[in-house]
Description
The RNA shown here (glmS glucosamine-6-phosphate activated ribozyme aptamer) has 160 nucleotides and comes from Caproiciproducens sp. NJN-50. Lineage of the source: Bacteria > Bacillati > Eubacteriales > Acutalibacteraceae > Caproiciproducens. Its Rfam family is "glmS glucosamine-6-phosphate activated ribozyme aptamer". By type it is a riboswitch. The literature on the family includes a 2006 paper in Biochemistry by Hampel and Tinsley, "Evidence for preorganization of the glmS ribozyme ligand binding pocket". Its mean pLDDT, the model's own confidence on a scale to 100, is 77.
Order: sequence, then structure tokens, then C1' cells
RNA sequence: ACGGAAUCAGAAGCGCCAGAACUCGCGCGGCCCUUCCAGCGCGAGUUGACGAGGACAAGGAAAAUCGAAACUUCGGCGGAUGCCUUGCGGUAUGGUACUACCGGAAAUGCUGAAAAAAACAGGGAGUGAUCCCCGAACAAAUUCAGCAGGGUACCUGAAA
Repeated sequence: ACGGAAUCAGAAGCGCCAGAACUCGCGCGGCCCUUCCAGCGCGAGUUGACGAGGACAAGGAAAAUCGAAACUUCGGCGGAUGCCUUGCGGUAUGGUACUACCGGAAAUGCUGAAAAAAACAGGGAGUGAUCCCCGAACAAAUUCAGCAGGGUACCUGAAA
């Protein structure tokens, strides 16, 4: 130095890059010549999801929520808190079963309220693509608050 194995740590809108786009260097590069450019080849690089939100347990499928002054955020691979089934748990005025909706802040509806980052400005690194730090602003799902408001059957019981 190369290869292999093991262990540990970290990341979950998270990781990665064979396509693509872009940058730099070298070479080629029309026309009589030279330079530059388009283009081509080689090499070395850069980008490739901006934040918000999201985990009861097991199993499963494969196109996994929300919005943004972003629009290659294209294309692809892997993963994943989403989804489905079952179990457990909660709510639905005591108990049990079913049903519905949920997951420990554990129905639903309406109204209202608060909160982002990128973009942009400033500073820094790099020949450059680009990257890092930082500042003021702007969402929706969701959350919170208020109001409204929610089963069936049986049993117990003064009443459900």
C1' cells in the first nucleotide's frame, strides 16, 4: 500500500451514485493561418429533497405524509417512523362483547392561534462548479386553545 473479517460510533426527508447536468485541467478541434468558441476524448471534481411532521408489538405488501420565493427537488439504488392484517392498550357515562376512531397528549367536526428551511442578504473556503457559517421574512399537514359533540347488545344497579 492492497485485500478480507470483526467490533464500535453516527445519519431516518435519511444515506448513496453506474445515468444525467455542471466545473476545472490536458489533448483533438471546421476555415489559408493563429486565437477563442461549439463539439469530442481522457483525467480529476461538484450537484443530485428545502424544511415541517412522523415509532405500542409482531408479520406483510410496495408508487410512504405535508407544504416552500426550490423546479436536475431529473433518473436510479438502499433504507424508513406512513399503509394493511393480527394482538395489546385507550376513548365512546359501571362491567363484558361487538363496532367506530385512535396509540399513552390514545373519536370527530367547526373556528381561532403559534411555529420552518431553502430561496435572498452578509461573512468565509475553493481557479471553478459548489460548499460552510450566520441574519431578517414567508407555509401546510399537524399541534394547541375554545365551542359543538359521539354507538349497539346484554349484565349489574336507585340511576348507566